[in-house]
């Protein structure tokens, strides 16, 4: 001083005026109280993602949630947590020169099944070009036996490739049944050996494991389980419009006999009995509880590499129900243009993504700037 990798904070500031929403005192009004209205002070009013609703949970009701099949979901090992498809540490494989990063990362010798085009052949494989043609037929040259014409003998040598052998090379392809070298052969091949690479089975060593190192044997060698399976673990069901209480309304009527919890089955359990499920029809569209102290924040001190966990102090921080949290002004602060022309001035616009809704952990996407802290990789000086 360049390029970068992780990790954590903030995400306009202060201050006036009006406005909305909660809330807490006081007045004033309506009333017999209760309690509702107004207006007066005074406190409090989005986020790091409130956001997608993807995952876990708490909480409520169904029975104090039970067995079994079916179905779903996880899936490397340990350990964190209420619990998780999160996290955090490690092992493995990838990917970077590095900080680091990514990964549904059990089981393909349990069985099924699939590999498109392309190629002969895609998994107990196959033969287009090739390569041989030892053997057997062929065709030619030479031989030998019998008295010739001829017949027989089938050793040899040469050819050509009809059977047929072969996978070593070419060529397809994402992938061609390990690689290189060598016996060996007619040409070849794990057909045989030597070495290397992977697997499997044993033994040793390290390590809670995953997994790593090491040695001995087996000629045992393609890949997919986000294909179906197998294998181990987990999962009851609906959800704050739950659920609970209040007030005001209506009109009943029908049809099972057993219904419901129980959304899919069986089996168990529980409840109902002038009530009980369902269907038709009426009526309601109001309030108040849940619902704001919580697996909370914020700081210090302990244990732990770490996620976290113990403990002390100390804080109270939104609660809407047609949905409140918004505008404006003034200083300042950033980014953007235009003009000036180095005094960094003047104007002028603007200040990312986004808006709670029962609540909390997560994970994913969306973000204009800022600031901190660790570290790597290059240059250069000393």
């Nucleotide at each position: 001083u360049g390029a970068g990798c992780c990790c954590g904070u903030c995400g306009g500031a202060c201050g006036g005026u009006c406005g909305c929403g909660a809330u807490g005192u006081c007045u004033u009004g309506c009333u017999g109280c209760c309690g509702c209205a107004a207006g007066a002070c005074g406190u409090c009013g989005a986020g790091g993602a409130a956001a997608g609703u993807c995952c876990g949970g708490a909480c409520u009701c169904c029975a104090c949630a039970g067995g079994g099949c079916a179905g779903g979901g996880u899936g490397c090992u340990g350990g964190a947590u209420a619990a998780c498809u999160u996290c955090c540490a490690g092992g493995c494989g990838g990917g970077g020169u590095g900080a680091c990063c990514c990964g549904a990362c059990g089981g393909a010798a349990a069985g099924u099944g699939c590999c498109g085009c392309a190629g002969a052949g895609a998994a107990c494989a196959g033969a287009c070009c090739g390569c041989c043609g030892a053997u057997g037929a062929c065709g030619u040259c030479a031989g030998g036996u019998c008295u010739u014409c001829g017949a027989c003998c089938a050793c040899g040598g040469c050819g050509a490739a009809c059977a047929g052998g072969c996978a070593a090379g070419g060529g397809u392809g994402a992938a061609a049944c390990g690689g290189u070298g060598g016996u060996g052969u007619a040409a070849g091949a794990g057909a045989c050996c030597a070495c290397c690479a992977g697997c499997g089975u044993c033994c040793c060593c390290g390590g809670c494991a995953a997994c790593g190192g090491g040695g001995a044997c087996g000629g045992c060698u393609g890949g997919c389980a986000a294909a179906c399976c197998c294998c181990a673990c987990c999962c009851g069901g609906a959800g704050c419009a739950a659920g609970g209480c209040c007030a005001a309304g209506c009109a009943g009527g029908g049809a099972c006999g057993u219904c419901g919890g129980u959304a899919g089955c069986c089996c168990g359990c529980c409840g109902a009995a002038u009530g009980g499920u369902c269907c038709c029809g009426g009526g309601u569209a109001g309030g108040c509880c849940g619902c704001a102290u919580g697996a909370g924040g914020g700081u210090c001190c302990c244990g732990g590499u770490g996620a976290c966990g113990g403990g002390g102090c100390u804080c109270c921080g939104a609660g809407a129900u047609g949905g409140a949290u918004g505008a404006c002004c003034g200083u300042c602060g950033c980014c953007u243009g235009u003009c000036g022309a180095c005094a960094c001035g003047a104007c002028a616009g603007g200040c990312a993504c986004a808006g709670a809704a029962u609540c909390c952990g997560g994970c994913u996407u969306a973000c204009a700037g800022a600031c901190g802290g660790g570290c790597u990789c290059g240059a250069a000086a000393c």
Source information:
The RNA shown here (Bacterial RNase P class A) has 382 nucleotides and comes from an Acidimicrobiia bacterium. Rfam family: Bacterial RNase P class A. Rfam links the family to the GO terms tRNA processing, dimeric ribonuclease P complex and ribonuclease P activity. By type it is a ribozyme. A source record names the gene rnpB. Taxonomically the source falls in Acidimicrobiia (Bacteria, Bacillati, Actinomycetota).